[in-house]
RNA sequence: GGCGAGUUAGCCAAGCGGUAAGGCGCGAGUCUGCAAAACUCUGAUGAUCGGUUCGACUCCGAUACUCGCCU
Repeated sequence: GGCGAGUUAGCCAAGCGGUAAGGCGCGAGUCUGCAAAACUCUGAUGAUCGGUUCGACUCCGAUACUCGCCU
């Protein structure tokens, strides 16, 4: 230098046009003599910017970062 993949909550991670599941953790509550355990509740501008669309995490472009392959 070329090509490809990825970026979603504090962490892991699903979904790939119709408004974002789940797990762990944090916090709150129930229970308990106090705790632990258990149970319930609780959070997302989707890397950034722009475009397409009635509607974008999803499609397109640019940029940033990470990883891999080739040279």
Molecule: transfer RNA
Organism: uncultured Clostridia bacterium